[in-house]
RNA sequence: AGAGUUUGAUCCUGGCUCAGAACGAACGCUGGCGGCGUGCUUAACACAUGCAAGUCGAACGAGAAAAUCUGAUUCGUCAGAUGAGUAAAGUGGCAGACGGGUGAGUAACAGGUAGGUAAUCUACCCUCGAGAAAGGAAUAACCCACCGAAAGGUGGGCUAAUACCUUAUAUGACCAAGAAUCCUUUGGGUUUCGUGGUAAAAGGUGGCCACUAUUUAAUAUGCUAUCGCUUGAGGAUGAGCCUGCAUCCUAUUAGUUAGUUGGUAAGGUAACGGCUUACCAAGGCUAUGACGGGUAGCUGGUCUGAGAGGAUGAUCAGCCACACUGGGACUGAGACACGGCCCAGACUCCUACGGGAGGCAGCAGUGAGGAAUAUUCCGCAAUGGGCGAAAGCCUGACGGAGCGACGCCGCGUGAAGGAUGAAGGCCCUCGGGUCGUAAACUUCUUUUAUGAGGGAGGAAAUUUUUGACGUUACCUCAUGAAUAAGAGGCUCCUAAUUCCGUGCCAGCAGGAGCGGUCAUACGGAUGCCUCGAGCGUUACCCGGAAUCACUGGGCGUAAAGGGUGUGUAGGCGGUUGUAUUAGUCUCCUGUUAAAGGCCCGGGCUCAACCCGGGAGAUGCGGGGGAAACGGUACAACUAGAGGAUGAGAGAGGUGCACAGAACUCACGGUGUAGGGGUGAUAUCCGUUGAUAUCGUGGGGAAUACCAAAGGCGAAGGCAGUACACUGGCUCAUUCCUGACGCUGAGACACGAAAGCGUGGGUAGCGAACGGGAUUAGAUACCCCGGUAGUCCAUGCCCUAAACGUUCCUAACUAGCUUUGGGGAGUAUCGACCCUCUCCGAUGCGAAGCUAACGCGUUAAGUUAGGCGCCUGGGUAGUACGAGCGCAAGCUUAAAACUCAAAGGAAUAGACGGGGACUCGCACAAGCGGUGGAGCGUGUGGCUUAAUUCGUCACCAAGCGAAGAACCUCACCAAGGCUUGAAACCUAGGGGAACACUUUUGGAAACAUAAGUGGCCUUCGGGCUCCUAGGCAGGUGAUGCAUGGCCGUCGUCAGUUCGUGGUUUGAAUUGUACCGUUAAGUCGGGCAACGAACGCAACCCCUGUUGUCUGUUACAAGUGUCAGGCAAGACUGCCCUUUUUUGGGAGGAAGGUGGGGAUGACGCCAGGUCCGUAUUUCCCUCUGAUGCCUUGGGCGGCACACGCGCUGCAAUGGGUACUACAACGGGUCGCGACGGGGUAACCCUAAGCAAAUCCUUAUAAAAGUAUCCUCAGUUCGGAUUGUGGGCUGCAACUCGCCCACAUGAAGUCGGAAUCGCUAGUAAUCGCAGGUCAGCCAUACUGCGGUGAAUACGUUCUCGAGUCUUGUACUCACCGCCCGUCAACACAAGGGAGCUGGGAGUACCCGA
Repeated sequence: AGAGUUUGAUCCUGGCUCAGAACGAACGCUGGCGGCGUGCUUAACACAUGCAAGUCGAACGAGAAAAUCUGAUUCGUCAGAUGAGUAAAGUGGCAGACGGGUGAGUAACAGGUAGGUAAUCUACCCUCGAGAAAGGAAUAACCCACCGAAAGGUGGGCUAAUACCUUAUAUGACCAAGAAUCCUUUGGGUUUCGUGGUAAAAGGUGGCCACUAUUUAAUAUGCUAUCGCUUGAGGAUGAGCCUGCAUCCUAUUAGUUAGUUGGUAAGGUAACGGCUUACCAAGGCUAUGACGGGUAGCUGGUCUGAGAGGAUGAUCAGCCACACUGGGACUGAGACACGGCCCAGACUCCUACGGGAGGCAGCAGUGAGGAAUAUUCCGCAAUGGGCGAAAGCCUGACGGAGCGACGCCGCGUGAAGGAUGAAGGCCCUCGGGUCGUAAACUUCUUUUAUGAGGGAGGAAAUUUUUGACGUUACCUCAUGAAUAAGAGGCUCCUAAUUCCGUGCCAGCAGGAGCGGUCAUACGGAUGCCUCGAGCGUUACCCGGAAUCACUGGGCGUAAAGGGUGUGUAGGCGGUUGUAUUAGUCUCCUGUUAAAGGCCCGGGCUCAACCCGGGAGAUGCGGGGGAAACGGUACAACUAGAGGAUGAGAGAGGUGCACAGAACUCACGGUGUAGGGGUGAUAUCCGUUGAUAUCGUGGGGAAUACCAAAGGCGAAGGCAGUACACUGGCUCAUUCCUGACGCUGAGACACGAAAGCGUGGGUAGCGAACGGGAUUAGAUACCCCGGUAGUCCAUGCCCUAAACGUUCCUAACUAGCUUUGGGGAGUAUCGACCCUCUCCGAUGCGAAGCUAACGCGUUAAGUUAGGCGCCUGGGUAGUACGAGCGCAAGCUUAAAACUCAAAGGAAUAGACGGGGACUCGCACAAGCGGUGGAGCGUGUGGCUUAAUUCGUCACCAAGCGAAGAACCUCACCAAGGCUUGAAACCUAGGGGAACACUUUUGGAAACAUAAGUGGCCUUCGGGCUCCUAGGCAGGUGAUGCAUGGCCGUCGUCAGUUCGUGGUUUGAAUUGUACCGUUAAGUCGGGCAACGAACGCAACCCCUGUUGUCUGUUACAAGUGUCAGGCAAGACUGCCCUUUUUUGGGAGGAAGGUGGGGAUGACGCCAGGUCCGUAUUUCCCUCUGAUGCCUUGGGCGGCACACGCGCUGCAAUGGGUACUACAACGGGUCGCGACGGGGUAACCCUAAGCAAAUCCUUAUAAAAGUAUCCUCAGUUCGGAUUGUGGGCUGCAACUCGCCCACAUGAAGUCGGAAUCGCUAGUAAUCGCAGGUCAGCCAUACUGCGGUGAAUACGUUCUCGAGUCUUGUACUCACCGCCCGUCAACACAAGGGAGCUGGGAGUACCCGA
């Protein structure tokens, strides 16, 4: 000192959360010792038991018992002495008002601080005076009698005092009136003087007889000492009362008060006083918050904080209050009294039922409450207190001990060495790493604990006596590492990680957030981190939070300027002078208790703790001084403000009158079938004559043009013309007043529209309402009508996005331009022009400000004064209360609960039924198809033992599959094998390997039995079989773990980087713009300059020419042809054009000549784990998800879809004849010629590993000739039957081909939809791969014939660039609102019901 969290990212605003410190704490886990502290915060709830206040015989009278001894004895006992003048009780004195406890009440002179008391008291104590004389009457105790259960009481009798009473005396005291003096706040007071009056006392003890008395000694009434007593003065201490100042929240508490405020008189008090009473007056307090309500003991201090502050008021100290609850007085110096009294009440206890007793908020302790707080301990040894002359007694104050890690502080749980880096755990890339010198082991030490011994200080005090603590602290010795470590955490904030388990489950969490099969975030383990006898959690306070901002914040858009003015209180206030000094400044002084805190020093071994000293204590009081500022008083000034004079502009306001256009209504004329309205309709009006048009008349409302960024007004607002009345403003002159000013809580006034009341008015418009449309619906948008209202007068309402979302006033700080009003100068005959100036209104901009946007002399800049307002979002401008209102409603204005955000500005994208521009067979213009039929094929679905799997808009569906009868094969049924069908290694054993024959079972695999033949070697072995162990194997899962490959946007023109510039930043510029291009292609220009991946080019094929070589082509010769090399095309030339471009010539080809290969950054978690590779998981000591085999299935068929083939015919079909290709393929092959067969094909067989031979031949369409003549046909060929051929172990499921026969649907295809811009579409055939064969109509290629159309870019789809809006960023398939359902919770209301408290009135009443 900050950090996390709003966003895709950024800056800001703003809340929430964390890291720190603290605690009278509690809870969880754990727990060795000591010191010092500390411990009912809750029920001021109730209390059993014991103790906590007594003492004095030196104030007084009286006075036991037990026990012991002696004597007597009738042996029952009695008497005496000691105990003992003791105990207990009583009179009297002092104390009990202190000490100790608690914080209920109290918002107050209760407490704090500073003063006052001239308005007072003060026992004991100290000092100084004076005195203490003479008498008297009682009464407790005690005795007797009686009442009562008890507590207690009554009557009679005796007695003492430092108890009580009377009288005397009075230095002085008090009271009364008087005189003088001084002070004074004019009330009075101080001091002095004399006069009159009033009030005292008590003795005790010790010593001694010199005096006095009794009188011999001696004694006390004497003397002396001492303790007391009375009266007065003073002190000290303590207390009472009064006052200034500061002292919690609430205005949703605004009025309160009758002894109330004051006076007079009296009473009362220690004392002033309405303290009390009577009378008189009507006052007192209050927005600077009275009165009421809530909460609370106050302070020194404590905690926190840099401080200012904030919170708090345990322990210690000061004050106050209280003592079961309420009330009251008595005694006393002091009380209205914690362990006193009386009364009432509640509660508890005793009781003989008649009555009594009690008060732990003293110390312990008990119950209850609670998350929670201790021993019914020891001692008066110390300190202190009470009484006493003293000894002493009393003291739960206090000193100590006990319990609790409750806190603070200190110590320990060992130290050194020790690597095979042991075992074991964990991890691992399998090499190793880590726990870890850690352990073991060796050596050492003994703090602590235990045992034993010694042993203080605290004790004062000179001599004796006196220690609870205390078997203390401390010291010495002994034993032995011996007695002693945990808690929390490890995603980020925040120090510290790995593995396993789990699989949005279980769970974690302070916030953000983790967990859906690789979780460093859950649970366990290993390791690590932090602290350590503790560690965490929870509650609360301060801090961080500048997040209530005095120090130290804000209000254009984030929360926040009142709708506007006038103005009261208040706050603030121009220039000069004089005087003064409650503000201000300075000096001195008193006080600010101690303790605490800070500094210095000291004592416990250190520390905590304790002791001594010092400084300080921001405050208040007193005194002295200063006079700049502020205040006050006086005097003056004119720059603020106002007035006067002269001009001026204006929709400023109110009233009245008038005007024209439009509209509508009525009447009349002309006139005829429509009008009106809409995107299109319809409702509606019209033949009873509309609309249209002309004329006349009536009515209401609003004022075109001028008119503008214009003007006026405080705002709302104000617009035809004229008149009347009236408010404000500006300029000029510089004549007057002389600070008269600014702001402004309350208050008052005004305040659009809508709305309300009353009375008018009503043309148009027009909520509600009616109807017609639209629509899924349409309580809307559109249309036809239409009531309130809109208008006027008057009275209310009082709110608006009442906005410049920007309060008012004053000053200062660059300009430029436009505009409304006025003036001056210049100029002119004059006006204009030009220059200057004042007041307004716009636009742009220096500096500056701002989070940015933006503002910028009309500030959101820099300052000053005053007012209003804000403090996270929602709940909510809502509820309740109050005020206002006729009502509607307005003003004021919360909380519970809930969220971690809500928000502002700007950035990049994406999107838009936003815009601009551009492109594409995208549309349009054309040609041909698909969708209808039959068939082929693929898919879905259904079915099935199985119909293996994948693929699903574009980007799946003749796709993986360039060939499913077996195999393939992954599926199903059945049969078999288990180190396995195939691979490697190790060990053991056997043998060449191997080939072949046969037996039985079987569908085969396989099982079983018998036999024959049969090794090499470099001597290491090789090869092979069996057994065992490692392991194999998997077309099993995850394409959302992956590689690789591929599809798509898209052959679209885009995507980026370096340096520099701009910006707080995300980002931007570059890559925007103007032209151009197929192109981010190029040019111009530009805070950019360059570069990269894409584009283009380089590569291949093809088109022209030249040249070389020419085999197997060609009859030759050549060069049609094949293969090389090269040329050619580059906007090179001309015209045009600013450049681009456009046009042209030449040329085989012209502006990329045509085609191909080539696919940027990226997107779709796109596709593929079943091509291969590969992570993880799963199946596998098992009759398997592995392997082998037979058979079946992948071909199944109510149906739906995709891609195709063949067609529906005459541009055709059949038959006959006749032409012209190219790409390719071929030895397990292509197969000629010849022969056979109607044919498929067969037999035989030449040639060819191919420019040579074969395929290949008649290539088909085309052409010529002929038939068919518009029909389900000489179209079409499905389907089916029979007979054949071929391949192959094998054509049943399930192949192809041939012949004959059969001859289905179909007559050009609904909505919709596809391809194609030239050698293209269309049409025709040919070849190849795969392949034994083939379900190929598919796919990949080849050539033949060979069109039509494109005006154009409005629309559909897609794409690109720029721009705009956005509350979207998972990005419009987005986001998001409301109702409803079920359940839960919170607050408010609610017909009412109920309990408690208080007040008032009345009744009973000690």
Model confidence (mean pLDDT): 83 of 100. Predicted 3D model of a 1406-nucleotide RNA (small-subunit ribosomal RNA) from an uncultured bacterium. The RNAcentral record of the sequence draws on Greengenes. Rfam family: Bacterial small subunit ribosomal RNA.